[in-house]
Context: one part of a larger RNA
RNA sequence: CGUAAGAUAUUUGAGUGGAUUCUUUCCUAGUACGAGAGGACCGGAAAGGAGGAACCUCUAGUGUACCUGUUGUCGCGCCCGCGGCAAACGCAGGGUAGCUAUGUUCCGAGCGGAUAAGUGCUGAAAGCAUAUAAGUACGAAGCCCACCACAAGAUGAGAUAUUUUGGGACCCAGGUAGAUAAUCUGGUUGAUAGGCAAGUAGUGUAAGUAGCGUGAGCUAUUCAGCUUACUUGUACUAAUAGUCCUUCGCU
Repeated sequence: CGUAAGAUAUUUGAGUGGAUUCUUUCCUAGUACGAGAGGACCGGAAAGGAGGAACCUCUAGUGUACCUGUUGUCGCGCCCGCGGCAAACGCAGGGUAGCUAUGUUCCGAGCGGAUAAGUGCUGAAAGCAUAUAAGUACGAAGCCCACCACAAGAUGAGAUAUUUUGGGACCCAGGUAGAUAAUCUGGUUGAUAGGCAAGUAGUGUAAGUAGCGUGAGCUAUUCAGCUUACUUGUACUAAUAGUCCUUCGCU
């Protein structure tokens, strides 16, 4: 831009892509078969390999400043207590959210169809024979459906419901989105982000004070103190104020 006005929501499915995998064990059954050794078809059940999708409850990893310990040195006048730097976390022990796999869950269902090689039935041409000439039946991990995803620019531009003079953009707070566009949520008739409160979770018992010890230290107050991304709540702060485009379509 088109889809004979605009908008929102829900859809049909022409078509496209993906997947449709492999093994083992058990039962049938030590049966059929076979002198024995050995050892089934058919049918049923259960595990697993590889692959795929989603997710983070568990397990595990990361988690660059969330907590703690600690060395050297410098600084805050000194002690105490803190902070900076040590190749871009100094080192070390943990670790929330998020992201992830090694983790969890799920997936590959058909006694559907038409067939290939192949196997048949009836059966003439050709008094026989012949699966074929008329007719007719089976038959594969392959083909088409079925399963999953996308899909009306399918210009053949579909359908249904609702609604209407409005529709959209800029701008701003942001993330379930993202390089940027785009997309999604919100913009005071507001929980969109920050802050704050409570909680969860992490770390592991803060500082100060008191007591004990010559001292390094220990104990009590104290499952304390601190806390990033998480959950719930709360308008305290910021989403103010506004601007622009087009303005029913067709003849």
Molecule: large-subunit ribosomal RNA, domain VI
Organism: Candidatus Melainabacteria bacterium